Notes: A computed fold for a 108-nucleotide RNA from Bradyrhizobium erythrophlei, annotated as Guanidine-I riboswitch aptamer.

[in-house]
RNA sequence: AGUUGAUGCGACUAGGGUUCCGGCUGCUCGUUGAAGCGGUGUCUGGUCCGAGAGUCGCAAUCCGGCCCAUUCAGGCCGGACACACGGCGGGAUAAAAGCCCGGGAGGU
Numbered sequence: 001a002g003u004u005g006a007u008g009c010g011a012c013u014a015g016g017g018u019u020c021c022g023g024c025u026g027c028u029c030g031u032u033g034a035a036g037c038g039g040u041g042u043c044u045g046g047u048c049c050g051a052g053a054g055u056c057g058c059a060a061u062c063c064g065g066c067c068c069a070u071u072c073a074g075g076c077c078g079g080a081c082a083c084a085c086g087g088c089g090g091g092a093u094a095a096a097a098g099c100c101c102g103g104g105a106g107g108u
Base pairs, nucleotide, nucleotide: 007059008058009057010056011055012054015049016048020046021045022043023040024039025038026037027036028035061080062079063078064077065076066075067074083103085106089101090100091099
């Protein structure tokens, strides 16, 4: 200096806003029971979104052993799966975010 790999999915959480539900509130109508329209996320909530650098699980990959086998391939068991400071700005969705751009720019 170059190449390859550092993976994918699911559940959850930190976090997030406000499409829906609910709460609060104004107006209209009106009551046996109520209903409609608007505002509000500086409303604890439910639905919803949700981490490369958070958790757990499953799978993949690699190494070793055994079984099977002409070969390819397959099955089982064990192990490895490390490290990770990080903007501004932009994008999607109803809207926002630790989501995506992004293991980026930059830094060591």